[in-house]
RNA sequence: AAAGCCGAUCAGGCAACCGCUGCCAGGCGAGCCCUCCCCGGGGGGCACGAACGGGAGAGGAAAGUCCGGGCUCCACAGAGCAGGAUGCCGGCUAACGGCCGGACGCCGCGAGGCGAGGAAUAGGGCCACAGAGACGAGCGUAUUAAGUUACGGUGAAACGCGGUAACCUCCAUCCGGAGCAACACCAAAUAGGCAGACGAUGACGCGGCUCGCCGAGUCUGCGGGUAGGUGGCUGGAGCCGGUCAGCAAUGGCCGGCCUAGAGGAAUGGUUGUCCACGACAGAACCCGGCUUAUCGGUCGACUUUCCCA
Numbered sequence: 001a002a003a004g005c006c007g008a009u010c011a012g013g014c015a016a017c018c019g020c021u022g023c024c025a026g027g028c029g030a031g032c033c034c035u036c037c038c039c040g041g042g043g044g045g046c047a048c049g050a051a052c053g054g055g056a057g058a059g060g061a062a063a064g065u066c067c068g069g070g071c072u073c074c075a076c077a078g079a080g081c082a083g084g085a086u087g088c089c090g091g092c093u094a095a096c097g098g099c100c101g102g103a104c105g106c107c108g109c110g111a112g113g114c115g116a117g118g119a120a121u122a123g124g125g126c127c128a129c130a131g132a133g134a135c136g137a138g139c140g141u142a143u144u145a146a147g148u149u150a151c152g153g154u155g156a157a158a159c160g161c162g163g164u165a166a167c168c169u170c171c172a173u174c175c176g177g178a179g180c181a182a183c184a185c186c187a188a189a190u191a192g193g194c195a196g197a198c199g200a201u202g203a204c205g206c207g208g209c210u211c212g213c214c215g216a217g218u219c220u221g222c223g224g225g226u227a228g229g230u231g232g233c234u235g236g237a238g239c240c241g242g243u244c245a246g247c248a249a250u251g252g253c254c255g256g257c258c259u260a261g262a263g264g265a266a267u268g269g270u271u272g273u274c275c276a277c278g279a280c281a282g283a284a285c286c287c288g289g290c291u292u293a294u295c296g297g298u299c300g301a302c303u304u305u306c307c308c309a
Base pairs, nucleotide, nucleotide: 001305002304003303004302006300007299008298009297010296012274013273014272015271016270017269018268020057021056023054024053027052028049029048031046032045033044034043035042036041037040059280063291064290066289067288068287069286070285071179072178073177074176083175084174085173086172087171088102089101090100091099092098104115105114106113107112118170119169123168124167125164126163127162135160139152140151141150142149183231184230185229186228193222194221195220196219197218198217205213206212238257239256240255241254242253243252244251245250275278
């Protein structure tokens, strides 16, 4: 230098203007309370508002919902059956079907990539093509008193204690169900429920009172549910840096940081400018993985070949 291989990382930049959704409470606005000097100001406190102000605002996969966990409610004495998942050895983890290390097989010159994995003497099933015969003993040839003995082209396996569990099965381990539309709290109107009071000796109603009219309900309280509202809701198995233990996955310690939280659902638009001209795609309770999609750029470790010193 070329060609590769593995890992990490970024995901158009900058500026101006106009928006959208949370947050803050500094100034500002108006209110209440306390206090001081004293007759309109100073100081302090409490709660409110959000026009002005300050600051934040999608991803490496937010996706598929395929595994695992947190959280919530329901169920649950114990044991077993059924069903599902996993399956070399060791480790990591909250847990896993994930990850790391080691052995093994295949591919690659190599860095490396891909892959299966308990048990075949518990039992059942199956064994292409070839071959006379393929799992249960038989068959062919030779031989013998005798299925008595020997041999067997083919085929992975042949006259046997064969192979196959990515076929059933057996063994070991693990697994209760539903999911934030979970769930908790506040709580109208109307209808219905329960209790009490009044009412044909006329209640209620007819604008306040009396008379009169009408004619069967009226009033109060309680409790459940619905509409609606609030919480759950983002400070967490968190992120970044250092250090220690470990081959590593990972863990301990120290320091720093706060980084969307909506609710038919915001996270955008316009203009200018620059470049390498910009992919796949958008949160909806949260987290760890796996898988799938993805224009390109950068960094690091390593391999092979060639060249130069």
Bacterial RNase P class A from Thiobacillus denitrificans DSM 12475, 309 nucleotides, folded computationally. The sequence is in RNAcentral, with records from ENA. A source record names the gene rnpB. Model confidence (mean pLDDT): 76 of 100. It matches the Rfam family "Bacterial RNase P class A". The family's RNA type in Rfam is ribozyme. Gene Ontology terms of the family: tRNA processing, ribonuclease P activity and dimeric ribonuclease P complex.